Overview: Predicted 3D model of a 477-nucleotide part of an RNA (small-subunit ribosomal RNA, 3' major domain) from a Candidatus Altiarchaeota archaeon. Its mean pLDDT, the model's own confidence on a scale to 100, is 81. Lineage of the source: Archaea > Nanobdellati > Candidatus Altarchaeota. It was read from a public genome assembly.

[in-house]
Context: one part of a larger RNA
RNA sequence: UGGCGGGGGGGCACCACAAGGGGUGGAACUUGCGGUUUAAUUGGAUUCAACGCCGGAAAUCUCACCCGAGUCAACAGCCGGAUGAAGGUCAGCCUGAAGGGCUUACCAGACAAGCUGAAGGGAGGUGCAUGGCCGCCGACAGCUCGUGCCUUGAGGUGUCCGCUUAAGUGCGGCAACGAGCGAGACCCGUGCCUUCAGUUGCUAUCAUCCUCUCCGGAGGAAGAGCACUCUGUAGGGACUGCCCGCGAUGAGCGGGAGGAAGGGGCGGGCGACGGUAGGUCAGUAUGCCCCUAAUACUCGGGGCUACACGCGAGUUACAAUGGCUGGGACAAUGGGCUGCGACUCUGAAAGGAGAAGCCAAUCCCCUAAAUCCAGUCUAAGUUCGGAUUGAGGGCUGCAACUCGCCCUCAUGAAGUCGGAAUCCCAAGUAAUCGGAUGUCAACAACGUCCGGUGAAUACGUCCCUGCUCCUUGCACA
Numbered sequence: 001u002g003g004c005g006g007g008g009g010g011g012c013a014c015c016a017c018a019a020g021g022g023g024u025g026g027a028a029c030u031u032g033c034g035g036u037u038u039a040a041u042u043g044g045a046u047u048c049a050a051c052g053c054c055g056g057a058a059a060u061c062u063c064a065c066c067c068g069a070g071u072c073a074a075c076a077g078c079c080g081g082a083u084g085a086a087g088g089u090c091a092g093c094c095u096g097a098a099g100g101g102c103u104u105a106c107c108a109g110a111c112a113a114g115c116u117g118a119a120g121g122g123a124g125g126u127g128c129a130u131g132g133c134c135g136c137c138g139a140c141a142g143c144u145c146g147u148g149c150c151u152u153g154a155g156g157u158g159u160c161c162g163c164u165u166a167a168g169u170g171c172g173g174c175a176a177c178g179a180g181c182g183a184g185a186c187c188c189g190u191g192c193c194u195u196c197a198g199u200u201g202c203u204a205u206c207a208u209c210c211u212c213u214c215c216g217g218a219g220g221a222a223g224a225g226c227a228c229u230c231u232g233u234a235g236g237g238a239c240u241g242c243c244c245g246c247g248a249u250g251a252g253c254g255g256g257a258g259g260a261a262g263g264g265g266c267g268g269g270c271g272a273c274g275g276u277a278g279g280u281c282a283g284u285a286u287g288c289c290c291c292u293a294a295u296a297c298u299c300g301g302g303g304c305u306a307c308a309c310g311c312g313a314g315u316u317a318c319a320a321u322g323g324c325u326g327g328g329a330c331a332a333u334g335g336g337c338u339g340c341g342a343c344u345c346u347g348a349a350a351g352g353a354g355a356a357g358c359c360a361a362u363c364c365c366c367u368a369a370a371u372c373c374a375g376u377c378u379a380a381g382u383u384c385g386g387a388u389u390g391a392g393g394g395c396u397g398c399a400a401c402u403c404g405c406c407c408u409c410a411u412g413a414a415g416u417c418g419g420a421a422u423c424c425c426a427a428g429u430a431a432u433c434g435g436a437u438g439u440c441a442a443c444a445a446c447g448u449c450c451g452g453u454g455a456a457u458a459c460g461u462c463c464c465u466g467c468u469c470c471u472u473g474c475a476c477a
Stems, first nucleotide, its partner, number of pairs: 001477002003474003007471007016461002020425005027316008035307002043054002065302007075117004080111001087107003091103004120292003124289003130285001132280003135276003142181006148157003160173004186269005192236003196232003201226003206223001208221005239262001242256005318418001322377007334365003339358002343354004384415001389410007431453008
């Protein structure tokens, strides 16, 4: 100087507690992991920080694993070759298949099997040889430098103390005075207002046409227009600026006014010096080692999907704040060419046949669902719940047996709210409801976004779990 302590003190955090809301842990299923099994069930990741992770939804491909079959060495040297090299092929046999091999022959005309060196390839090894990227400490507030001063020196001071802050944020004090990286500022989105623009967006006013009409009007089309909405563009607006109180007349804190917004408005991007021999050689790059006629390359089949069991993350439920039937209403984001597909017909449905429009503010995906209204069910393993299984049908794809998804009928399992324990959450949040997209031929209980409905309880503390600063002890470095 650091590190550590079941030493002390200060500060802080819903990856801490308290007060509350909702779960997980029990059930069935989905998915990942361990274990076991297997010819193979390829490999990596293992407390937080592995386990719906490797964008990893594997039918073939992917693919690295297993079984089987086949293919390949630039260049140089030696050896072989017009007494015919390499290459190609009918038929038959071997074979899952194949002039791939073998038998018998034919075509053709200059290179070539083997050996030595070498090349190329390797999802072969080493993440403890590396680059790059990423996780965690970190939802942190720290890490340093110049000059001066102190110390024999390592080093200290500054960076400490008081108040304050989300913050080493600031104010005041002080042998320090300044400065840099980080924090902040900055960038993007969102919330209010204004300017400009007006098609593919909009329709208040004006006039025209069509349809319906209970004659009040309603709906639609093309004009006209840019008021409004919206979409973009450029600005404004918030600064403790104003008032009261507290504080030291400070930094600031509490309350209030005005305001769309108030004290960081809200949400994101941006992650200091470093540490963790953290993760990744299987994304790519790359040192070294290894394989080289196989650990390279291609194909067929199988496997990664196994199943006594253990764990993680989810989905669906156990019902009446509900289920079912009928009717009515309201989004936003995003995507679309061998794509999105209106509309018509057909089918009970999944789907099928035809097909307009759209390379998209134009057309399509696109009826949102929870919700509201009416009816029904009446406490039951049920009109709850839907696993499992049987039958029939459809879609994608060369191919759904291993091993896909969807529809219909039948079947209707466990489950009556879950032990010890444990997770998330501070507001348009939790909870709940659907939608889009990524992956994608097909398949979403996953990831990432989008909107709808919309709470309860703190606004505190350091008791638990941790982080940080000061201080103290140390057989530690």